[in-house]
Context: one part of a larger RNA
RNA sequence: AUUGAACGCUGGCGGAAUGCUUUACACAUGCAAGUCGAACGGCAGCACGGGAGCUUGCUCCUGGUGGCGAGUGGCGAACGGGUGAGUAACACAUCGGAACAUGCCUAGUCGUGGGGGAUACCGUAGCGAAAGUUACGUUAAUACCGCAUACGUCCUGAGGGAGAAAGCAGGGGAUCGCAAGACCUUGCGCGAUUAGAGUGGCCGAUGCCUGAUUAGCUUGUUGGUGAGGUAAUGGCUCACCAAGGCGACGAUCAGUAGCGGGUCUGAGAGGAUGAUCCGCCACACUGGAACUGAGACACGGUCCAGACUCCUACGGGAGGCAGCAGUGGGGAAUUUUGGACAAUGGGGGCAACCCUGAUCCAGCCAUUCCGCGUGAGUGAAGAAGGCCUUCGGGUUGUAAAGCUCUUUCAGCGGGAACGAAACGGUACGCUCUAACAUAGCGUGCUACUGACGGUACCCGCAGAAGAAGCACCGGCUAACUACGUGCCAGCAGCCGCGGUAAUACGUAGGGUGCGAGCGUUAAUC
Numbered sequence: 001a002u003u004g005a006a007c008g009c010u011g012g013c014g015g016a017a018u019g020c021u022u023u024a025c026a027c028a029u030g031c032a033a034g035u036c037g038a039a040c041g042g043c044a045g046c047a048c049g050g051g052a053g054c055u056u057g058c059u060c061c062u063g064g065u066g067g068c069g070a071g072u073g074g075c076g077a078a079c080g081g082g083u084g085a086g087u088a089a090c091a092c093a094u095c096g097g098a099a100c101a102u103g104c105c106u107a108g109u110c111g112u113g114g115g116g117g118a119u120a121c122c123g124u125a126g127c128g129a130a131a132g133u134u135a136c137g138u139u140a141a142u143a144c145c146g147c148a149u150a151c152g153u154c155c156u157g158a159g160g161g162a163g164a165a166a167g168c169a170g171g172g173g174a175u176c177g178c179a180a181g182a183c184c185u186u187g188c189g190c191g192a193u194u195a196g197a198g199u200g201g202c203c204g205a206u207g208c209c210u211g212a213u214u215a216g217c218u219u220g221u222u223g224g225u226g227a228g229g230u231a232a233u234g235g236c237u238c239a240c241c242a243a244g245g246c247g248a249c250g251a252u253c254a255g256u257a258g259c260g261g262g263u264c265u266g267a268g269a270g271g272a273u274g275a276u277c278c279g280c281c282a283c284a285c286u287g288g289a290a291c292u293g294a295g296a297c298a299c300g301g302u303c304c305a306g307a308c309u310c311c312u313a314c315g316g317g318a319g320g321c322a323g324c325a326g327u328g329g330g331g332a333a334u335u336u337u338g339g340a341c342a343a344u345g346g347g348g349g350c351a352a353c354c355c356u357g358a359u360c361c362a363g364c365c366a367u368u369c370c371g372c373g374u375g376a377g378u379g380a381a382g383a384a385g386g387c388c389u390u391c392g393g394g395u396u397g398u399a400a401a402g403c404u405c406u407u408u409c410a411g412c413g414g415g416a417a418c419g420a421a422a423c424g425g426u427a428c429g430c431u432c433u434a435a436c437a438u439a440g441c442g443u444g445c446u447a448c449u450g451a452c453g454g455u456a457c458c459c460g461c462a463g464a465a466g467a468a469g470c471a472c473c474g475g476c477u478a479a480c481u482a483c484g485u486g487c488c489a490g491c492a493g494c495c496g497c498g499g500u501a502a503u504a505c506g507u508a509g510g511g512u513g514c515g516a517g518c519g520u521u522a523a524u525c
Stems, first nucleotide, its partner, number of pairs: 001524003005521005012372006019364001020330001025328003029325003034075003039072002042068002046066003049062006082283003092207006100200003105196008113147001115145002122137006153162003167188006175182002209255003216246003221243008258280004262273004285306005308319004336362001338361003344358001345356004375405004385396004409466001411461005419452001424446008469514005474495003480509005490497002
């Protein structure tokens, strides 16, 4: 000088920030990932409309409308959030490389033709205490499966071969049609493919703690051929062949540890450290495994095993806070079972909008940093009281009282922002279109939207009113006297002090230092 600190005494206000460093110990309860009806069959519940019955304010019927439980389907759930157990290595940092994949996004090219069979929900019947589950029957799709086509793509024995798709919504002049609609067009989609951006996987070099009281280690081990496997290279795996490969420039083994940007300190070199914030990695009760998918070997998914907890009708089941709060435990020690999606961002959706313990806010704590206040001027009879005294006095001390002022902050009352711009409505213009319209874009006008919030900030009111402590005073080291005690009680960072005149113990007066803090302990330089 510093700290994610703790403890003791004390404590007025505000701003900003931080807040389980220990048991990766166990967890009650609530919430933390949904969304789309413009993919689909539909209609359990709500509301509206319509119809019927009448008891005139109720009952019944009705997907017609707004919407929508459960279900099929799509996208998301691999992000965001947490923790640091493991890891001494290609984990991280920096630099370089070639044999790869890529949903959504951007730009481009070519398509989007014609068919089919199922199935959930549901109904019927059954099993089970529950979790759940079985059989039969019915139905739809942007679910699933074929056929056609193939610019480009892939394979090839160079002849050839293989493989796609899906529709939905809005608008409309002529024509066709009984109608639905066909048809045209716009928007959102779908399939193939090229490029980009971004992301991910892989390889190499260099750097990266301690121990030699760890000196040898290695058999898929090192290399080759071939095959398999992967998105892709490769002993990644396998068969055969060769006998290699690493190591005192420290292999192997053991211990410790997430790494970096940074942070603290220091003149620097360096040393220590890796909380908060940012990048990367690893993990998700413990161990193992794959499935789905563009992406996982997946925190709030699945399966198996284990430990633990819970339910049970004893046959069988359920669970995983190292998400946000919160509880127990451990500990010197670390907060609310709060508000809101208003902003920023994310997921879904054409959109409106919905979800979001991310986030933004509020609450608690002097834990830290910063700012402000606890009054200002005047006031000598140098009051009283206290303490000391050589008894003359000295000191506390302009300190108080008194007089004259001010009102920050706190208190009370009133006013009052920024954070809000979009989405929406409307008018006009441009683009698209054969045209109208829809749609998209731009501009103008306009309504609405704030958790914080009784906000910041401003104005007014009253009254010095509500607001000072802590440590030290032998030397180092700024600051001294009296009494008590008598090697006792005690102090102490080092030197040391105390055994009857203690500036070193305890108390008082006085003083010194810092000040809403001050000391102590721990830790680093």

Predicted 3D model of a 525-nucleotide part of an RNA (small-subunit ribosomal RNA, 5' domain) from an uncultured beta proteobacterium.